[in-house]
RNA sequence: GAGGCGCACUCUGGAGAGCUGGCGCCGCGCGACGUGGGCGCCACACCGAAGGGGCAACCCCAGCUUCUUAUGCCACAUACCACCUCUGGGGAAAUCUCUCAGGUCCAGGGACAGAGUGGGAUAC
Numbered sequence: 001g002a003g004g005c006g007c008a009c010u011c012u013g014g015a016g017a018g019c020u021g022g023c024g025c026c027g028c029g030c031g032a033c034g035u036g037g038g039c040g041c042c043a044c045a046c047c048g049a050a051g052g053g054g055c056a057a058c059c060c061c062a063g064c065u066u067c068u069u070a071u072g073c074c075a076c077a078u079a080c081c082a083c084c085u086c087u088g089g090g091g092a093a094a095u096c097u098c099u100c101a102g103g104u105c106c107a108g109g110g111a112c113a114g115a116g117u118g119g120g121a122u123a124c
Base pairs, nucleotide, nucleotide: 005120007118008117009116010115011114012113013112018044020043021042022041023040024039025038026037027035028034045104046103047102051100052098053097054096058091059090060089061088062087063086069079070078071077072076
């Protein structure tokens, strides 16, 4: 001691998908199992950008086999055993994928992005 990295906060932007059906409660209405305004539960349908799960190349470990090298009783055996292939195990990403969670008027949430502020570590 950064103009780059990462963290926290603030502001701004920020997609997708049911105007579905049933039941119950509340509200409106003088009233009509009217009204379908709100809430809850159930069912089916759907979305993916809170969160969460899964996967590649590649990397690592082990095993099998073998070139080479060394040793010996010069026939072969033993030791070590690289590269490639194969087998097993582990690590390994997303806006991909799954749809558990969440969501499908508004609001809220929202990956991600921009701007600002304040710390942090590092390069130099």
The RNA shown here (Glycine riboswitch aptamer) has 124 nucleotides and comes from an Anaerolineae bacterium.
The coordinates come from a structure-prediction model, not an experiment, and the mean pLDDT is 77.